[in-house]
RNA sequence: GCCGCUAUCGUCUAGGGGUCAGGACGCCAGAUUCUCAGUCUGGACACCGGGGUUCGAAUCCCCGUAGCGGUACCA
Numbered sequence: 001g002c003c004g005c006u007a008u009c010g011u012c013u014a015g016g017g018g019u020c021a022g023g024a025c026g027c028c029a030g031a032u033u034c035u036c037a038g039u040c041u042g043g044a045c046a047c048c049g050g051g052g053u054u055c056g057a058a059u060c061c062c063c064g065u066a067g068c069g070g071u072a073c074c075a
Stems, first nucleotide, its partner, number of pairs: 001071007010025004018055001027043006048064005
């Protein structure tokens, strides 16, 4: 350089065109407890950037960025 894959809450992850974007752990608050832990209830927090298609895009397409893998070149 070329080819392929991946990118969603702090972390891991679900979603394959119409969900106020869900779950687990963590975090915050409350309840329980003499205290802590645990348990229960509630809460805050996310679609990598830009463009396109569409009535409608996290989802499909293109460009870019980042990461991973493969491959070529390196006198």